[in-house]
Context: one part of a larger RNA
RNA sequence: UGACGGGGACCCGCACAAGCAGCGGAGCAUGUGGUUUAAUUCGAAGCAACGCGAAGAACCUUACCAAGGCUUGACAUGUACUUGAAUGCGUUAGAGAUAACGCAGCUUUCGGGCAGGUACACAGGUGGUGCAUGGUUGUCGUCAGCUCGUGUCGUGAGAUGUUCGGUUAAGUCCGGCAACGAGCGCAACCCUUAUGAAUAGUUGCCAAUAUUUAGUUAGGAACUCUAUUCAGACUGCCGUGGAUAACACGGAGGAAGGUGGGGAUGACGUCAAAUCAUCAUGCCCCUUACGUCUUGGGCUACACACGUGCUACAAUGGCCAUUACAAAGAGCAGCAAAACGGUAACGUCGAGCGAAUCUCACAAAAAUAGUCUCAGUUCAGACUGUGGGCUGAAACCCGCCCACACGAAGACGGAGUUGCUAGUAAUCCCGAAUCAGCAUGUCGGGGUGAAUGCGUUCCCAGGUCUUGUACA
Numbered sequence: 001u002g003a004c005g006g007g008g009a010c011c012c013g014c015a016c017a018a019g020c021a022g023c024g025g026a027g028c029a030u031g032u033g034g035u036u037u038a039a040u041u042c043g044a045a046g047c048a049a050c051g052c053g054a055a056g057a058a059c060c061u062u063a064c065c066a067a068g069g070c071u072u073g074a075c076a077u078g079u080a081c082u083u084g085a086a087u088g089c090g091u092u093a094g095a096g097a098u099a100a101c102g103c104a105g106c107u108u109u110c111g112g113g114c115a116g117g118u119a120c121a122c123a124g125g126u127g128g129u130g131c132a133u134g135g136u137u138g139u140c141g142u143c144a145g146c147u148c149g150u151g152u153c154g155u156g157a158g159a160u161g162u163u164c165g166g167u168u169a170a171g172u173c174c175g176g177c178a179a180c181g182a183g184c185g186c187a188a189c190c191c192u193u194a195u196g197a198a199u200a201g202u203u204g205c206c207a208a209u210a211u212u213u214a215g216u217u218a219g220g221a222a223c224u225c226u227a228u229u230c231a232g233a234c235u236g237c238c239g240u241g242g243a244u245a246a247c248a249c250g251g252a253g254g255a256a257g258g259u260g261g262g263g264a265u266g267a268c269g270u271c272a273a274a275u276c277a278u279c280a281u282g283c284c285c286c287u288u289a290c291g292u293c294u295u296g297g298g299c300u301a302c303a304c305a306c307g308u309g310c311u312a313c314a315a316u317g318g319c320c321a322u323u324a325c326a327a328a329g330a331g332c333a334g335c336a337a338a339a340c341g342g343u344a345a346c347g348u349c350g351a352g353c354g355a356a357u358c359u360c361a362c363a364a365a366a367a368u369a370g371u372c373u374c375a376g377u378u379c380a381g382a383c384u385g386u387g388g389g390c391u392g393a394a395a396c397c398c399g400c401c402c403a404c405a406c407g408a409a410g411a412c413g414g415a416g417u418u419g420c421u422a423g424u425a426a427u428c429c430c431g432a433a434u435c436a437g438c439a440u441g442u443c444g445g446g447g448u449g450a451a452u453g454c455g456u457u458c459c460c461a462g463g464u465c466u467u468g469u470a471c472a
Stems, first nucleotide, its partner, number of pairs: 001472002003469003007466005013460001015456002019420005026311008034302002042053002064297007073122001077121008087104007107112001124286002127284003133280002135275003138271001140269001145184006151160003164175003190263004195231007205220002209218002234257001237251005313413001317372003321368002329360003334353002339348003379410001384405007426448007
């Protein structure tokens, strides 16, 4: 000087407390461990691995296993020699890779281009090492810290500044001070949301006029909305407190008030943290194989254990009928209306739309009326049977959906444990990426919309000062 303390003081955080909803019990989905296996490819491991890499394993992917093949090679560049245009179609054998045969085709600016063969340099490796590395990322933590120059003090390691009194979300600011300044962080500048104005009115809008089944048409430029530029909030104003400061509390005006809400933004560093399987790369290793091609299998196994979710256990409910109100997105190898067929999944046909125009697309919870009457039920829907639909060469291993039948556990869950302070929790639907097909996951969007917060004694994590130390 640090680190540590079941030392002290001060402060902060959904850390506790006050509340609401969960998890832990059930069934299923998914990931992991274990076990099994020819293989169940590999990585991730307290928080910070476990719906993680994977924004989507039937083949492919695919790295794993079995079998069948190839060896200048599936891929790149070059040299020498040699042959042929390249290429397209078909037949046969085979699981296919591949092999044989047939037909068509017969380049050129004569340098060559393209393809095959042979020989050689070399290719190739998702093989090892993340404890050799770059790059990228997680984490403490959006915590308020981390440092430097000059000066001063100390023999020196170092100290000071950065401590102290206030204050702040903040090393934020004020005052003081052997310090005076500065840098990286904080804040602001950026995006979005909340209000208004100007400009612009089509594909959007409809107050007045006419018109229609319909903003449909004529018309209108007011309103909504769209999208560009501005305005607006700064403790600016008033009062009280404070040290005449910083600032705090209350008030006015205002759409908004004290960083207005949300996002992006992550200091010096820590964990030899993660990644050699995104990529790049040193060294080591393989080279008729640890490379490469193909078919089939596996990654989907299943006495079990754990994590994360979905659905429930019902009446604030289930079922049936009728009737409302969104936002944000996507669309040409695409989204697909209407009509028709089918109980339905879906099929036939195919208008329109590269989209403020057309389509996906009926939002659902909610409301109104009816029914059920507390039961393992008209709750719950696992599992199973049969018949169908879709995608795709191909759904046996191993996809999703529909109809009918079947109708399991489950009576609100032990110890324990998680999230959340407001348009939040809870609850309800909608969309997108990936994608032929496959979503209870992920990332977005809106609808309805709470309870509680006395406070900081305690648990956990962190910050500042101080103290002790047999630790570095």